[in-house]
Context: one part of a larger RNA
RNA sequence: GAACGAACGUUGGCGGCGUGGAUUAGGCAUGCAAGUCGAACGAAUCCCUUGGGGGUAACUCCGAGGGGGAAGUGGCGAAAGGGGCAGUAAGGCGUGGGUAACUUGCCCCGGGGCCCGGAAUAGCCAUCCUAACGGAUGGGUAAUACUGGACGUGCUGAUCGGGUGGCAUCAUCUGGUCAGGAAAGAUUCAUCACCCCGGGAGAGGCUCACGUAGUAUUAGCUAGUUGGUGAGGUAACGGCUCACCAAGGCCAAGAUGCUUAGCAGGUGUGAGAGCACGACCUGCGCCACUGGCACUGAGACACUGGCCAGACUCUUACGGGAGGCUGCAGUCGAGGAUCUUCGGCAAUGGGCGCAAGCCUGACCGAGCGACGCCGCGUGUGCGAUGAAGGCCUUCGGGUUGUAAAGCACUGUCGAGGGGGAGAAAAGGGCAACCUUGAUCGACCCCUGGAGGAAGCACGGGCUAAGUUCGUGGCAGCAGCCGCGGUAAGACGAACCGUGCGAACGUUGUUC
Numbered sequence: 001g002a003a004c005g006a007a008c009g010u011u012g013g014c015g016g017c018g019u020g021g022a023u024u025a026g027g028c029a030u031g032c033a034a035g036u037c038g039a040a041c042g043a044a045u046c047c048c049u050u051g052g053g054g055g056u057a058a059c060u061c062c063g064a065g066g067g068g069g070a071a072g073u074g075g076c077g078a079a080a081g082g083g084g085c086a087g088u089a090a091g092g093c094g095u096g097g098g099u100a101a102c103u104u105g106c107c108c109c110g111g112g113g114c115c116c117g118g119a120a121u122a123g124c125c126a127u128c129c130u131a132a133c134g135g136a137u138g139g140g141u142a143a144u145a146c147u148g149g150a151c152g153u154g155c156u157g158a159u160c161g162g163g164u165g166g167c168a169u170c171a172u173c174u175g176g177u178c179a180g181g182a183a184a185g186a187u188u189c190a191u192c193a194c195c196c197c198g199g200g201a202g203a204g205g206c207u208c209a210c211g212u213a214g215u216a217u218u219a220g221c222u223a224g225u226u227g228g229u230g231a232g233g234u235a236a237c238g239g240c241u242c243a244c245c246a247a248g249g250c251c252a253a254g255a256u257g258c259u260u261a262g263c264a265g266g267u268g269u270g271a272g273a274g275c276a277c278g279a280c281c282u283g284c285g286c287c288a289c290u291g292g293c294a295c296u297g298a299g300a301c302a303c304u305g306g307c308c309a310g311a312c313u314c315u316u317a318c319g320g321g322a323g324g325c326u327g328c329a330g331u332c333g334a335g336g337a338u339c340u341u342c343g344g345c346a347a348u349g350g351g352c353g354c355a356a357g358c359c360u361g362a363c364c365g366a367g368c369g370a371c372g373c374c375g376c377g378u379g380u381g382c383g384a385u386g387a388a389g390g391c392c393u394u395c396g397g398g399u400u401g402u403a404a405a406g407c408a409c410u411g412u413c414g415a416g417g418g419g420g421a422g423a424a425a426a427g428g429g430c431a432a433c434c435u436u437g438a439u440c441g442a443c444c445c446c447u448g449g450a451g452g453a454a455g456c457a458c459g460g461g462c463u464a465a466g467u468u469c470g471u472g473g474c475a476g477c478a479g480c481c482g483c484g485g486u487a488a489g490a491c492g493a494a495c496c497g498u499g500c501g502a503a504c505g506u507u508g509u510u511c
Base pairs, nucleotide, nucleotide: 001511002510003509004508006507007506008505009504010503013376014375015374016373017372018371019369020368026332027331028330030329031328032327035076036075037074040073041072046067047066048065049064050063051062052061053060054059083287084286085285092212093211094210095209096208097207098206099205102204103203104202107200108199109198110197111196112195113194115149116148117147118146124139125138126137127136128135129134155180156179157178158177159176160175161174162173163172164171165170185192186191213259214258215257220250221249222248225247226246227245228244229243230242231241232240262284263283264282265281266277267276268275269274289310290309291308292307293306312323313322314321315320340366342365343364344363348362349360350359351358352357379409380408381407382406389400390399391398392397413452415447416446417445418444419443422440423439427434428433455500456499457498458497459496460481461480462479466495467494468493469492470491476483477482
């Protein structure tokens, strides 16, 4: 000098764009953050119309039609999006390969298909247990839920052949035989779904090479350890697991241990080489109270799913139950220190849905903070008796200083009022046309009037800028050198000056 997720002191007009829990991965009240589909299914309470019975009536019971849809079954989603960086020095990350060892819901393309049945179960009704959470028994009901059979391709498996290719296991094309295997309907009749096969796109799994902090005041480490055979398991290779066999494997080019740490694109600085860092944004990884486990599923060993154990909190009728903000706000604590318990789904995107639409603390916006960067303003011109006042003085004057006053103007920003492009594309409707902005608002017009808007640090040298007074090695200053012991340009104050300016200094850290 530059930089910062900064903090502190003094000061503080406006706007734009960014950015804001770095410490205790400490504990959390409250609200919201993942639903949706009635075009898969049966439907309760309820409402309206109406018929009948009882009753003087109020009311009640039964039936028919329509509406409405709680809760439930079923499908898809909930594995994304959002947060954090605890762990991890390698199951990670970065770059480049391999998979002849693999998977893939939704989406796109192509081919083919969608036949006939069955038994249940939730909801519901009845009875019952429980303080609660919840649960038991019986009856009965539906489906795109579950399930039996049939047909079946270029699918799968076994086996017998042929051709081509490769990388050992093999890959690919083709012929025969045997075995196995599917489906679901809905509808407003436009369509949307369903099953099988092949291909694609995108997404993943596994694997290889190289690179990836410090420490030798850590020198030896290792029994599923290293390899083989066989088996199991997996979507798939593999000690991944197991039985048996062998005795291997790593290491001074640093094994093992310990400490520290998410990695990268990048960021800061620097002429560069390098050094330091990894906030925000993007990609990858990991975590979700702590530890473990599996289930479902195309995908999880699953942040707001399940089970077990533990700590903690709440609750209880003491038998037992409930919970997980490292989502958005917010709260306590610790800290030098980091915000609103805001608005909206209008836009972009996501989930579901034929759609309308619903949900979305993703997101878009607003709020708070000079935390950062940038822009603008706090007036402009004229104005000398160089006014008054202040300070200095050699007492003549000098300086503050065209500065003020005064005169003439301007109207940026801010304030009040009015208009207004655009951010809007969609959507509905046969059409004409109708309708959608949380928030922001360029720009234009009107009103008014210099009115509402300047400070901070420094002035001995480095380093731009000095005098007077006070103090008297005291009080104090200080980044280094050093000032202060009676004439201090270095302390304190005043005046003046210098620098920067809505900031200016200090501290911390990096180069």
This is a predicted structure of a 511-nucleotide part of an RNA (small-subunit ribosomal RNA, 5' domain) from a metagenome. Model confidence (mean pLDDT): 83 of 100. RNAcentral holds the full RNA, with entries from SILVA.